Description
Two RNAs folded together computationally: RNase P RNA and transfer RNA, 414 nucleotides in total. It holds a member of the Rfam family "Bacterial RNase P class A". Rfam classes the family as a ribozyme. Its family is annotated with tRNA processing, dimeric ribonuclease P complex and ribonuclease P activity in the Gene Ontology.

[in-house]
């Protein structure tokens, strides 16, 4: 100067006119977001019959802590990646059970021998050897993503945890640590070969549906046709099935009738900021001190003038924590490589 | 706003306990025919919405993302 890593900041500025939405009697005041977004995870509210119970069912899955909860967040541990600064991590259980591994390969699992290699047999041959047969081996070569520890010496007809030394690999007294886990004396001749984002098996949570939940005035009404089950072991009552509870002589389905306006939910909270205090730190406490869209065919826009770095991704519908995607501009710390003094 | 479901050749699709993508329809060539059609026989490239992860090994598992469809007053 170049490449990165992290942690943050920011999201045109200001006036004037017209318009729109709340809130006000008027003057007048407020009026998108950092993700308002995808709806991927948690709660809150509100209703279902007091959410009981038991089988299926989904979900998470090192350890501690945080927090209304979480699949978030903090911090540590183990592992992976990167020269580094950092980053990443579904990261219980295949020494319960069951499956699955195409093609190659002898064998894919508590298995096996195709090429060797290695002695005794036997047949041939002057011999060196060659053939054949019952074995013995797993060192080497061949398959494979993966093949039953790995070097090395010894041994052995050859070989072989067969013996021994180091490595690793299982049990593991004992010491650190809140712990997960590090260290590890001593034992053991090596078992328990992958796979669980395969069933499953441990722990631990989880009742359903969602603001179109749902409340309450007001209006309306004839409970009309058809077609199905059926008087209960039935059906409804929102949970996939049983039980259990609770309505019930009626349920369900389709056609047609009628009615179709308004209030509340609804925005004051797990709220913002700001000092001080605990905690490495995510948070927590305590003072102070602010009031920041609430529509419902549903606003938040337009046009001018100015200035500047010429403005990127984007627009609430009940509400919050949170992940994940989109997306501008700039700061500091740090790392690595170059050049140059 | 709020629930569901679906994405495989150009077109309709099949494809369960992962193991290397069936079939049909168009499509091209050749045959049959005087000639088209039908029929026969051949061939067919590319294709698993996009990316990342588990795994030897992904259309299948997991996760994100994107596009389409439907319900609901």
């Nucleotide at each position: 100067g170049g490449a990165g890593u992290u942690a943050g900041c920011u999201a045109g500025g200001u006036a004037a006119u017209c318009g729109c939405u709340g809130c006000g009697c008027a003057a007048g005041c407020a009026g998108a977001g950092g993700a308002a977004a995808g709806u991927c995870c948690g709660g809150g509210c509100u209703c279902c019959a007091u959410a009981g119970g038991g089988c299926a069912g989904a979900g998470u899955g090192c350890c501690a802590g945080g927090u209304a909860a979480c699949g978030c967040c903090u911090g540590g541990g183990g592992g992976g990646c990167g020269c580094g600064a950092g980053c990443c991590u579904a990261c219980g259980g295949c020494a319960a059970g069951u499956g699955c591994a195409a093609c190659a390969g002898a064998a894919a699992g508590g298995a096996u021998a195709c090429c060797g290699c290695c002695g005794c047999a036997u047949a041939c041959g002057u011999g060196a050897g060659u053939g054949u047969g019952a074995g013995g081996u797993a060192a080497g070569g061949g398959u494979g993503a993966a093949a039953u520890g790995g070097u090395g010496c010894g041994g052995u007809a050859a070989g072989a945890g067969c013996g021994c030394a180091c490595c690793g690999c299982g049990u593991g007294a004992c010491u650190g640590g809140u712990a997960a886990c590090a260290g590890g004396a001593a034992c053991g001749g090596c078992a328990a070969g992958g796979u669980a984002a395969a069933c499953c098996c441990c722990a631990c949570u989880c009742g359903g549906a969602g603001c179109a939940a749902g409340a309450c005035c007001a209006a309306a009404u004839a409970g009309g046709a058809a077609c199905u089950c059926u008087u209960a072991u039935g059906c409804u009552g929102u949970u996939g099935c049983c039980c259990g509870c609770a309505g019930u002589u009626g349920a369900g389905u389709u056609c047609g009738g009628g009615u179709a306006g308004g209030u509340c939910g609804c925005u004051a909270u797990a709220g913002g900021u700001g000092u001080c205090u605990g905690g490495c730190g995510a948070c927590a406490g305590a003072c102070a001190u602010c009031a920041c869209a609430g529509a419902u065919g549903a606003a938040u826009g337009a046009u001018u003038a100015u200035c500047c770095u010429c403005g990127a991704c984007a627009g609430a519908a009940c509400c919050c924590g949170g992940c994940u995607u989109a997306u501008u501009g700039c700061u500091a710390a740090c790392u690595c490589c170059c050049u140059u003094a | 706003u709020g629930g569901g479901g679906u994405g495989u050749c150009g077109c309709c699709a099949a494809g369960u306990u992962g193991g290397u993508a069936a079939g049909g329809c168009a499509c091209a060539a050749g045959g049959u025919u005087u000639u088209g059609a039908u029929c026969c026989u051949u061939g067919c490239a590319u294709g698993c919405g996009g990316g990342g992860g588990u795994u030897c090994g992904a259309g299948u598992c997991c996760c994100u993302c994107c596009a389409c469809c439907c319900c609901a007053g």